[in-house]
Annotation:
Transfer RNA from a Candidatus Omnitrophota bacterium, 72 nucleotides, folded computationally. Taxonomically the source falls in Candidatus Omnitrophota (Bacteria, Pseudomonadati). The prediction has a mean pLDDT of 82. The sequence was found in a public genome assembly. Its Rfam family is "tRNA". It is annotated as a transfer RNA. Gene Ontology term of the family: triplet codon-amino acid adaptor activity.
RNA sequence: GCCCCUUUAGCUUAACGGAUAAAGCACAGGCCUCCGGAGCCUGUGAUGGGAGUUCGAUUCUCCCAGGGGGCG
Numbered sequence: 001g002c003c004c005c006u007u008u009a010g011c012u013u014a015a016c017g018g019a020u021a022a023a024g025c026a027c028a029g030g031c032c033u034c035c036g037g038a039g040c041c042u043g044u045g046a047u048g049g050g051a052g053u054u055c056g057a058u059u060c061u062c063c064c065a066g067g068g069g070g071c072g
């Protein structure tokens, strides 16, 4: 330098182009308990950035950025 894959919450993962983006762990609060843990209930929190296609984009296209791999 060229090509391929990948990027969603603090972490790990879901979401035939269509309803308010869904869970587990973690975190916060509550119940319980002598205290803690476990268990139960509730809650906070995310689509890497920009543009395009579309009635509608996490999903499709392009550029940029991060990560991984292959070739030279």
Base pairs, nucleotide, nucleotide: 001071002070003069004068005067006066007065010025011024012023013022018055027043028042029041030040031039048064049063050062051061052060